[in-house]
């Protein structure tokens, strides 16, 4: 790298280190020297396990810590025919199980 499954409008630092990028990728639109990314440390959340059951709590293995998965893209549908809203695909990111 593939398949099936949940879930994706809540939450989460005025911290050390570093020193120009980043928000997956196309359009956009944003963050970012009043300091990106990585990293440590702090935090949030509860999918998995494990505490006999449930709820909670705890620990442990993920995860996540701008902005709905930033929004669009495909289709369809409602209006005020103008884009806008709404629904649902696809892609995507986690978890969990399989091959």
């Nucleotide at each position: 790298a593939c398949c099936u499954u949940a879930u994706c409008a809540a939450g989460a630092g005025u911290g050390g280190u570093g020193g120009a990028g980043g928000g997956a990728a196309g359009g956009g639109c944003c963050c970012g020297a009043u300091g990106a990314a990585a990293u440590c440390c702090g935090g949030c959340a509860a999918c998995c396990a494990u505490a006999a059951g449930u709820a909670g709590u705890a620990u442990g293995g993920u995860g996540c810590u701008a902005a709905a998965u930033c929004c669009c893209a495909c289709a369809g549908a409602a209006u005020a025919u103008a884009a806008u809203u709404c629904u649902g695909g696809a892609a995507g990111a986690u978890g969990a199980g399989g091959a």